[in-house]
Molecule: transfer RNA
Organism: Nocardia tengchongensis
This record gives sequence, C1' cells and structure tokens, in this order.
RNA sequence: UGAAGCGUGGUGCAACGGCAGCAUGACGGACUCUGACUCCGCCGAUCCAGGUUCGAAUCCUGGCGCUUCAG
Repeated sequence: UGAAGCGUGGUGCAACGGCAGCAUGACGGACUCUGACUCCGCCGAUCCAGGUUCGAAUCCUGGCGCUUCAG
C1' cells in the first nucleotide's frame, strides 16, 4: 500500500428488515454459625456520520478501530 473479515451490556456470544436476547459478571435478597454452592430479583449494550425503508443491530455509502492474508 492492496484485499478480506469483524465491531452488540464489564466479559464471551446470539438475533428472517418488525419487542435487542443467552451465558457469565456487578448489585440486592433468600439459604448458611460464616463463606462457597444453589435459588429469586435487579442493573447494564448495537463503533461514528449519512442514505434506503412504514420500520435498520441487520441493507447501501463514507469514516474510525481491530484481526488475517498478499506485497
């Protein structure tokens, strides 16, 4: 420099163009002599800017970042 892939809670991942979920974690509670385990509740996210669409995490364009490949 060129090409490809990826970007979603703190972390790891899901999600036919139509309610953003799961696990883990944090917090609170139950249980326990205490702690752990277990159970219940609760908190928390779509990289940025435009476009298409009745409706975008998803499609299109540009940008930013990461990874891989080629040189």